Annotation
Predicted 3D model of a 62-nucleotide RNA (Fluoride riboswitch aptamer (crcB RNA motif)) from Acidobacteriaceae bacterium TAA 166. Its mean pLDDT, the model's own confidence on a scale to 100, is 75. NCBI's taxonomy places the organism under Bacteria, Acidobacteriota, Terriglobia, Terriglobales, Acidobacteriaceae. The sequence was found by an Rfam model in a public genome assembly.

[in-house]
RNA sequence: AUUCGGUACGGUGAUGAGGUCCACCUUUAACCGCCCGCAGGGCUGAUGACUCCUACCCCACU
Numbered sequence: 001a002u003u004c005g006g007u008a009c010g011g012u013g014a015u016g017a018g019g020u021c022c023a024c025c026u027u028u029a030a031c032c033g034c035c036c037g038c039a040g041g042g043c044u045g046a047u048g049a050c051u052c053c054u055a056c057c058c059c060a061c062u
Stems, first nucleotide, its partner, number of pairs: 010025004016053001018051004033043004
């Protein structure tokens, strides 16, 4: 100096927070939604999953 492996820490999973679980990545990474489409237009959801709070949307009642 290079390569491989292990470990700690860390990072990520289309928009916020807490808890639990799962998955992925090792910085040349994981990840950065979907549909039609030349332009341009349209659609779902605050979760990777569960729960819950906040924000947003719909309906009903007072």